[in-house]
RNA sequence: GGCGGCAUAGCCAAGUAGCCAAGGCGGCGGUCUGCAAAACCGCUAUUCAUGGGUGCAACUCCCAUUGCCGCCUCCA
Numbered sequence: 001g002g003c004g005g006c007a008u009a010g011c012c013a014a015g016u017a018g019c020c021a022a023g024g025c026g027g028c029g030g031u032c033u034g035c036a037a038a039a040c041c042g043c044u045a046u047u048c049a050u051g052g053g054u055g056c057a058a059c060u061c062c063c064a065u066u067g068c069c070g071c072c073u074c075c076a
Base pairs, nucleotide, nucleotide: 001072002071003070004069005068006067007066010025011024012023018056026044027043028042029041030040031039049065050064051063052062053061
């Protein structure tokens, strides 16, 4: 330098055009308990890396940028 993949909550991770963005861990509050632990219940994303585009409608499709990862090529 070329090609490809990935980016969603504090962490992991599903969702790939239209239903309230699943679930686990963690955190906070509660029930229970003599106190805890465990268990159970509730809450925890008005927004999906950033900026544009298409479309009635975008986390989802397209383009650019940023970051990470992989492969190839060149130089040493």